[in-house]
């Protein structure tokens, strides 16, 4: 885009079309084929009129020569329906019939004479339920039957012609062998007359006979064409041909007898499946593809099967006979029927109409005609089934109305000029009038012409008159009224035009593909809004297109699917140069045909259009004719360059056979010799004291041939490797001679064909599937080890497959080069050899053009052409099933479908990853020091418990974390008691004077009640503040960190992350950023299709280390004085303080390096290569953490999930883990004495001297708002003493008692003190942490929080080490490279068994259908043949009787439908059970593959195993190449 459509929702009108596609299923009822009296014989009735009769009734006339039946003629073979069958000369197209028929029609010419005998109707009678039938009698014809010319047939013969048989025509003989009348007119001529007329005759029309021709319509033959399956490969006996007679209108095995043995088939026979064919129709740019409804042509069929009659024509839809199935009637004896005609009905189905009107038109049949018949046809009806047209209103109209279960940032926006309102119009529908075309003919009288003897009849033609319409009072026109009666459907995530809200919450659902939905869904459902079409709109189905996705136009085959394992070769396809010939292909001109309709150009008719009509062009095809001769073909002749042959050389693991050789392994025998050997990651099994291994000598056997050896050679491929001999194939080169296209390819076919495997017989050293044992392991049917059988080897025969690979079929030609190598030839070299140059043939690498998706290929093409063959067409199912062929088997070969998926795949890119590689770094390892893990305690977490043990944090990167302080508070949790505008904010309205405070009562308190006390400003209106009441609202540590902001952790202070322009690439992307060096560093230098730049690094900042300057109080004190004391005077030097400077930059020297960057060493310097420390954290990652800091969207609660209060809990305790403290002691503990800090803090604070207490502390209060006073004692260390290796004078838990302090309050649940008690613990398993220098370790001090509470945290100083060979390994990271089947990225991906469910195939005993072959039996009707007795009018003989000719019932026979029996084949259904397959959010077992996937993988084969799979043998590279 389309449709004979259907379904859903909706539906105003008209025109034109169209409408049983399924059950060729069954059918009630009516109609669909008759007509002619001008072919013929008969011949009613109802009713009416008249007459007779009392009436019953009778007669006559009309009805009427009508109806009706019959004889006869023509038609019924047309028209109409359907598409079952049929793969065929059935259809289409073009030819042939010298092999043919044709009623009616036309033309021509000739006839139509004279006779005969019957029969139906009818009458009578009989049988019968019905349908029907019998017998006897009468009668007519255009019914039937004889007789002649012509014509036809046979035989003989002549002439002419063609296209093979043959055709045309003449003569002779023999044979066969026609007819019919009807109806008008005339009365000129003749005869008869009952005078009406009749006959003869003339004439018209129609009919009839035979002949010729035409037209029309058939029949038949031929060329070409016409679906799928080769998993249908062989078929055929009347089959193929001939001859004889037969049959037909006619050819012919069409049929029959005989003879011969042919015919068809890979150019697809035979068989199976499916199907009416075509003009056309749909689609498409076309070529094609699909289709065959309506209309038209042909065919076939008419309940199923068979057969025939008559006829011009049928093997006949509304004929006949028979058989069968079905339905109906029946008196049970028998009968009737055939809608795939028009309507209609039932059934099945998703699904298709009126039991309508009319012969008015067109057409058909009959008729002389009028006319009759016509479900053909013309019309109307029904169905939005389709196409076309029209309408459902038009203009103005902003207060941008109201309403909206519309949205909203609450301002508004949108629906929306839409509505309302105003002004108009009048299509359609409605009502009322008028009102067609379609009608021509026919008939009547008449004019003219023709015919005729004719003014008659008849025919033709003109005008006049008259008559004929189903549709239909329809089309159309006019008038009336009034916007009045007339809009839906689908869609709105992308493709694809159109967006928001609510509901729902992987539910419900959507979906054409991709895909939506798991609490903010433009995708589900609804709404508002929008978009698109519109009396329709969507959905479904089907076809073509898009799809160059079967590729003729117009595809591919190294790696995506696809080159046969390889050769030889029949058919086939293709084929070198030249001359002339031919004309099949080819090309060009002409002719015929290609029906009409359709399509198309144009012009017309319906108001337009659809629709209809006129005319033109086209119709790619077929046939025919005349030409051309380049190319192809065919045939003739020639040529040598393709191909081949001979002669001469050459290389070679080419093949086959026989023989020979040495090294090694194993075994056997012997010698020497002694305890091990062997094997592995490490071991063990095994061998060995019965003497192994080792070593020597000798022997045996089998298999394989080191070095040479090489991207070297040979072969078609598989493949071929010691040496010699024999036989043999192929190749290459040089030159000459010869043949003369002999060539290339190659379906089917025939050979060859690794390994494994099979059969038979040998052989068997080593190796080695299976198997046994040992290890490894969770297991180990494996990898490793020890053994070991088939096999591996030989001979003969099978098998026929491999990653049989260059994943690249064969052949010829052409198209830049460079460089190796093998074989040959030549040049040059005096010769030879090397080097060099040229060339032919092979074999490699690199590379241009070109090609390619890229990778890559590139004279050995994957380039450019030609030619032949094989093969491919999404993945899986599956190289499976079934069938065929081959095989001893294993199996091979050929080779599907159902079903299922939305991919499978190639190449390349960026990442990530690797039990890949290279380089480098880090307290990463190593080297060290000290810890943790064991004990007790503290603290956090899990778990458990609980009314509650609030919540969060969960590998590193949660766990002394949020929490820099849980007794109350905090507090979010629990129990209980209260409050409801609220503990808190803002606003409004109303009321009130305060509120707060104090006291008292109740209560656990919150709170309630009572008493007391009690506002400010004012312009006097009121305002502010507070309380109460009521509204708005507050409030929420309720949920979502996966809706968010902000902040933070982590990789990681790792050195990276990017951009612009340019360049390269089809592109993703690359380059830059890689490389060589160097660095802590993408730090710097050099190089480079890159050149620059940004964020990071570094530096700038703070601190510390040295010096200088300035300034000296509260700090300092060298010199001077003074004091108990820097206390004071004084000093400004020093320390220190705190402000500013200096200093360090690889700056200098030497060496290394590339003349660089830089590195190494040195000098100087307080400090040296970033001096130490800190702050500083790129692009990003982890949906990392936090809604309980804060902020915030959405959701949720609102007398509660809010708020207040008391008490409790967060402090529980069988356990487990993390982080710490204290220890286990002598480098120690205790006692005593006496030294040295830094950094901080302090006014509700720090608190001195004093005093009391053993002590915590009390008392008291100087001083200090701090370089001034206080905390404050530093401790380890040092000196002296005691302890003496013990559960102790180590260790201090736990518990008891008594206290101190803080606080409203230490019971749950604080810290501290004293006395007493004195637990575990004797250095800690596997494992694991920190640290590289002022570091670790060790020692104390301070601070925040804080009423109190520190083993935690954050700081401060004191003392103060050890070690680093080095980068193999563990962990993490950076860069380069490599592989990848990964990309939520190895915590990835993924394989197979088992278990569960669903589905479709396959096998399957059996069972049940359908179709069909063969054999036999039976054999209806019927044609034909034979017979033919009964019977028979016409003709012949005969006076007759009778006979003959001819016909004929019946009988017999051939053929044969249906049926039956048997046996096959094909194809369905069902099917116990069996086997695999596919699919299915979270099943089981393992881990096979992807990285070297942890044993590289894969292919073929064999074998074994729960399973992936393992192993053996051979092969491949689509592994790695690190080491050797």
């Nucleotide at each position: 885009a389309a449709c004979g459509a259907a379904c859903g929702c909706u539906g105003g009108c008209g025109g034109c079309g169209u409408g049983g596609a399924u059950u060729a299923g069954g059918c009630a009822u009516g109609c669909a084929a008759g007509u002619c009296g001008a072919a013929c014989g008969u011949g009613a009735a109802a009713g009416g009129a008249g007459g007779g009769g009392c009436a019953a009734c009778c007669c006559u006339c009309c009805g009427a020569g009508u109806a009706a039946a019959g004889u006869g003629g023509c038609g019924a073979a047309c028209g109409g329906g359907u598409g079952a069958g049929g793969a065929a000369c059935g259809c289409g197209u073009g030819g042939g019939a010298a092999a043919u028929c044709u009623a009616c029609c036309c033309u021509u010419g000739a006839g139509u004479u004279g006779g005969g005998g019957a029969u139906a109707a009818c009458c009578a009678u009989c049988c019968c339920a019905a349908c029907g039938g019998g017998u006897g009698g009468c009668u007519a014809a255009u019914a039937c039957c004889g007789a002649a010319c012509g014509a036809c047939c046979u035989u003989u013969u002549g002439a002419c012609c063609g296209c093979a048989u043959g055709g045309u025509u003449g003569a002779a003989a023999g044979g066969u062998g026609a007819a019919a009348g009807a109806u008008g007119g005339c009365g000129a001529u003749c005869u008869c007359u009952u005078c009406g007329g009749a006959g003869a005759g003339c004439u018209g029309u129609c009919g009839u006979u035979g002949a010729a021709g035409g037209a029309u319509g058939g029949u038949u033959c031929c060329g070409c064409c016409u679906c799928c399956c080769a998993u249908u490969a062989g078929c055929u006996u009347g089959u193929u041909g001939g001859c004889g007679g037969g049959g037909u209108a006619a050819u012919g095995g069409c049929a029959u007898a005989c003879c011969a043995a042919g015919g068809c088939g890979a150019c697809g026979a035979u068989g199976g499946g499916u199907a009416g064919c075509c003009g056309g129709c749909c689609u498409g740019a076309g070529a094609g593809g699909g289709u065959g409804u309506c209309c038209g042509g042909c065919c076939a069929c008419a309940c199923u099967g068979g057969g025939a009659c008559a006829g011009a024509g049928a093997u006949a839809c509304g004929u006949c006979c028979c058989a069968g199935a079905c339905u109906c009637c029946u008196a049970c004896g028998g009968g009737a029927g055939g809608c795939a005609g028009c309507a209609g009905u039932c059934g099945a189905g998703a699904a298709g109409c009126a039991u309508c009107c009319g012969c008015a038109a067109u057409g058909g049949g009959c008729g002389a005609a009028a006319g009759c018949c016509u479900g053909a046809c013309g019309g109307u009806g029904c169905g939005a089934c389709g196409c076309c047209g029209c309408g459902u209103g038009a203009g103005c109209g902003a207060a941008g109305a109201a309403g909206g279960c519309c949205c909203u940032a609450u301002g508004g926006g949108u629906u929306g000029u839409a509505a309302a309102g105003c002004u108009c119009u009048g299509u359609c529908a409605g009502a009322u009038u008028g009102g067609a075309a379609g009608a021509a003919a026919g008939c009547a009288a008449u004019g003219c012409g023709g015919u005729u003897a004719a003014u008659a009849c008849c025919c033709g033609u003109g005008g006049u008159g008259u008559u004929u319409g189903a549709c239909g009072g329809u089309a159309c026109c006019a008038u009336c009224a009034g916007a009045g009666g007339a809009a839906g459907c689908a869609c709105c995530g992308g493709c694809u035009a159109a967006c928001u809200c609510c509901g729902u919450g992987c539910c419900a659902g959507c979906a054409g593909c991709c895909g939506c939905g798991g609490u903010a869904a433009u995708a589900c459902g609804g709404a508002g809004g929008g978009u698109g079409c519109a009396a329709g709109c969507g959905u479904u189905g089907u076809u073509c297109g898009g799809a160059u996705u079967c590729a003729c136009u117009g595809g591919g085959u190294a790696u995506a699917a696809a080159g046969g394992g390889u050769g030889c070769g029949c058919a086939g396809g293709c084929g070198g140069c030249c001359u002339g010939a031919u004309a099949a292909g080819u090309c060009a001109g002409g002719g015929g045909u290609g029906a009409a309709a359709u399509a198309u150009g144009u012009c017309g008719g319906c108001u337009c259009a659809a629709c209809c009509a006129g005319u033109g062009a086209c119709g790619u095809g077929c046939c025919u004719u005349c030409g051309a001769a380049a190319c192809u073909g065919c045939g003739c002749g020639g040529c040598u360059u393709g191909a081949g042959u001979a002669c001469g050389g050459c290389a070679g693991a080419g093949g086959g056979a026989a023989g020979c050789g040495g090294a090694a392994u194993u075994c056997c025998a012997g010698g020497u010799g002694u305890a091990g050997c062997g094997g592995u990651g490490a071991a063990a099994u095994g061998c060995g004291u019965a003497g192994a291994u080792a070593u020597c000598u000798g022997g045996a056997a089998g298999a394989a041939c080191a070095c040479c050896g090489g991207u070297g050679g040979c072969g078609a491929a598989g493949g071929c490797g010691g040496c010699u001999u024999c036989c043999u194939g192929g190749g290459c080169c040089u030159g000459u001679a010869c043949u003369g296209a002999c060539g290339c390819u190659g379906a089917u076919g025939c050979g060859c064909g690794a390994a494994a495997g099979c059969c038979a017989g040998g052989g068997g050293a080593g190796c080695a599937a299976a198997c046994g044992g040992g290890a490894u392991u969770a297991g180990a049917u494996a990898c490793c080890c020890c053994g070991g059988u088939a096999g591996u080897c030989c001979u003969g025969g099978c098998c026929g497959u491999a990653a049989a690979c260059g994943u690249u079929g064969g052949a010829u030609a052409c198209u830049a080069g460079g460089u190796g190598u093998u074989g040959g030839g030549g040049g040059a070299u005096u010769c030879u050899a090397c080097c060099c140059c040229c060339u032919c043939a092979g074999u490699g690498c690199c590379g241009c053009a070109g090609c390619u998706a890229a990778c890559g290929c590139a004279u050995u093409a994957a380039g450019u052409c030609c030619u032949c063959c094989g093969c491919c067409u999404g993945g899986g199912g599956a190289g499976u099933a079934c069938g065929g062929c081959c095989g001893c088997a294993a199996g091979g070969u050929u080779g599907a479908a159902a079903c299922u998926c939305a991919a499978a795949g190639g190449a390349a890119u960026u990442g990530a990853c690797g039990g890949g590689g290279a380089c480098c770094c880090g307290c990463a390892c190593a080297a060290g020091c000290g810890g943790u893990g064991g004990a007790g305690c503290a603290u956090g977490u899990g778990g458990u418990u609980u009314a509650a043990u609030u919540c969060g944090a969960u590998g590193c990167a949660a766990c002394g974390c949020g929490a820099a302080a849980a007794a109350c508070c905090u507090u979010a949790c629990c129990u209980g008691g209260u409050c409801u505008u609220g503990a808190c904010a803002u606003g409004c309205a109303c009321a009130g004077g305060a509120c707060a405070g104090g006291c008292g009562u109740g209560g656990a308190a919150a709170c309630a009640c009572g008493c007391u006390c009690u506002c400010c400003c004012u312009u006097c209106g009121g305002g502010g503040u507070c309380u109460g009441u009521g509204c708005a609202c507050a409030g929420g540590u309720g949920c979502u960190g996966c809706a968010u902001g902000g902040c933070u952790g982590u990789c990681g202070u790792c050195a990276g992350c990017u951009c612009g322009u340019g360049u390269c690439g089809u592109g993703a992307g690359a380059u830059g950023u890689u490389g060589g060096g160097u660095u802590a560093a993408g730090u710097c230098c050099c190089g480079c299709a890159a050149c620059g730049a940004g964020c990071g690094c570094a530096a700038c900042c703070c601190u510390u280390g040295u010096c200088c300057u300035u300034a000296g109080u509260u700090g300092c004190c060298a010199u001077c004085a003074u004091u108990c004391a820097g206390u004071u005077g004084g000093g400004a030097a020093c320390u220190c303080u705190a402000a500013g400077g200096a200093g360090a930059c690889u700056g200098c020297c030497g060496g290394u390096g590339a003349c660089a960057a830089a590195c190494c060493g040195g000098a100087g310097g307080a400090a040296g290569g970033u001096g130490g420390g800190g702050a500083u954290g790129a692009c990003g990652u982890c949906a990392a953490g936090u809604c309980c800091u804060c902020a915030u969207g959405g959701c949720c609660c609102u007398u509660a999930c809010g708020c207040c209060c008391c008490g409790g809990g967060c402090u529980a305790c069988a356990c487990a883990c993390g982080u710490g403290c204290u220890a286990c002691a002598a480098u120690g503990g205790c006692c005593g004495g006496g030294a040295c800090a830094a950094a901080g803090g302090g006014u509700u604070a720090c608190a001195a001297u004093g005093u009391c207490g053993c002590g915590a502390g009390g008392u008291g209060g100087a001083g200090c708002u701090a370089a001034u006073c206080c905390c404050a004692a530093a401790a380890a260390g040092c000196c002296g003493g005691c302890c003496u290796c013990a559960g102790u004078u180590g260790g201090g838990a736990u518990c008891g008692u008594a206290g101190u302090c803080u606080g409203c309050a230490a019971c749950u649940c604080g810290a501290c003190u004293a006395c007493g008690u004195g637990a575990a613990c004797g250095c800690g398993g596997a494992a694991u942490c920190g640290c590289u220098a002022g570091u670790a370790a060790u020692c104390g001090c301070g601070g925040a929080u804080c009423a109190g509470c520190a083993c935690g945290c954050c700081g401060c100083g004191g003392u103060g080490a050890a070690u680093a060979c080095g980068u193999u390994c563990c962990c993490g990271g950076g860069c380069c490279u490599u592989g990848u089947a990964c990309a939520c990225a190895c915590c990835g991906c993924c394989c197979g068994u088992c278990a569960a469910g669903u589905c479709a195939g396959c096998c399957g005993a059996a069972u049940u259908g359908a179709g069909u072959g063969c054999a036999c039996c039976c054999g209806a009707a019927g044609u034909c043949g034979c017979u033919g007795u009964a019977c028979c009018a016409a003709c012949c003989c005969g006076c007759a009787a009778g006979g003959g000719a001819g016909g004929g019932a019946g009988g017999c026979g051939c053929c044969c439908a249906a049926g039956g029996u048997g046996u096959g084949c094909u194809u369905g259904g069902u099917g116990a059970g069996g086997g695999g397959g596919a699919c299915u959010a979270a099943g089981u077992c393992g881990u096979a593959a992807c990285a070297a996937g942890g044993u590289a993988g894969c292919c073929g084969u064999a074998u074994c195993g729960g399973a992936a799979g393992g192993u053996g043998c051979g092969g491949c590279c689509g592994c790695u190449c690190a080491a050797c």
A computed fold for a 1524-nucleotide RNA from an uncultured prokaryote, annotated as small-subunit ribosomal RNA.
RNAcentral holds the sequence, with entries from ENA.
Its mean pLDDT, the model's own confidence on a scale to 100, is 83.
Rfam family: Bacterial small subunit ribosomal RNA. Rfam links the family to the GO terms ribosome and structural constituent of ribosome.